[in-house]
RNA sequence: GUGCUUGUAGCUCAAUGGCAGAGCGCCUGACUGUGGAUCAGGAAGUUGCGGGUUCGAGCCCCGUCAGGCACCCCA
Numbered sequence: 001g002u003g004c005u006u007g008u009a010g011c012u013c014a015a016u017g018g019c020a021g022a023g024c025g026c027c028u029g030a031c032u033g034u035g036g037a038u039c040a041g042g043a044a045g046u047u048g049c050g051g052g053u054u055c056g057a058g059c060c061c062c063g064u065c066a067g068g069c070a071c072c073c074c075a
Stems, first nucleotide, its partner, number of pairs: 001071007010024004018055001026042005048064005
């Protein structure tokens, strides 16, 4: 340099072009002598970034950034 792939909550990951979610973690409460476990509730999102298509985009298209893999060139 070329191609492929990944990027979504603090972490790990879902979501058929049609309300952005789960588990863990965190916070509050119940329970408990305290803690843990358990139960109930809650907070937390520029879906990497910019643009386009569409009535509607996490998803499709273009560009771009970062990580990973493969290949090419030189030594």

Overview:
This is a predicted structure of a 75-nucleotide RNA (transfer RNA) from Candidatus Viridilinea halotolerans. The sequence was found in a public genome assembly. Rfam family: tRNA. By type it is a transfer RNA. The coordinates come from a structure-prediction model, not an experiment, and the mean pLDDT is 81. The source organism's lineage runs through Bacteria, Chloroflexota, Chloroflexia, Oscillochloridaceae and Candidatus Viridilinea.